Lysine riboswitch aptamer from Ligilactobacillus apodemi DSM 16634 = JCM 16172, 178 nucleotides, folded computationally.
Rfam family: Lysine riboswitch aptamer. From the family's description: Riboswitches are metabolite binding domains within certain messenger RNAs that serve as precision sensors for their corresponding targets.
């Protein structure tokens, strides 16, 4: 002087990048619930089933019709704010709660190995009040990045194929090597 280079730490993909929060808006829904009255008339509630326990019930449980009043939670939307670029999501299981026990289910938390670069659209399934949205699987183009080939004197741009974020770019540099 050159090549490789652990660890560190800084960035980029998108104007619908990812996630969160409160307010607002629509939906939920003219639903649940409550009140009045009519008919029937003994069961009903505590996620479902069984057993138990507790509460309410002829001072009318509950069901059906009519009339009146009439929500909320969850999920969603456009903007704002905040944190960020495995951002985030999925994920067996485990823990807690839903009166007690068992089984299931639901909600919340945590989350292994592993999978997904990113958003969009289509199909199927799950979830949900839902044709919204989310998640999973498959597919289609698009997009960013790197590699290989074509083109070019070379590069850039363009194009074809392919890989994955444990990536890519720039920086720094323990160390190794000529």
């Nucleotide at each position: 002087c050159g090549u490789c280079g652990a660890a560190g730490a800084a960035g980029a993909g998108g104007u619908c990048g990812c996630a969160a929060a409160a307010a607002c808006c629509a939906u939920c829904a003219g639903u649940a619930a409550c009140u009045g009255g009519a008919u029937c008339g003994a069961g009903u509630u505590g996620a479902u089933a069984a057993a138990g326990c507790a509460a309410c019930g002829g001072u009318g449980a509950g069901a059906u019709g009519c009339a009146g009043u009439g929500a909320a939670a969850g999920g969603g939307g456009a903007a704002u704010u905040u944190g960020c670029c495995g951002a985030a999501g999925c994920g067996a299981g485990c823990c807690a709660a839903a009166c007690u026990u068992u089984a299931u289910u639901u909600u919340g938390g945590u989350a292994a190995a592993g999978c997904u670069g990113g958003g969009u659209c289509c199909u199927a399934g799950u979830u949900u009040a839902a044709g919204a949205g989310a998640c999973u699987a498959g597919g289609a183009a698009c997009u960013g990045u790197c590699g290989u080939g074509g083109u070019c004197a070379a590069a850039a741009a363009c194009u074809a194929c392919g890989g994955a974020g444990c990536g890519c770019u720039a920086u720094c540099g323990a160390g190794a090597u000529g």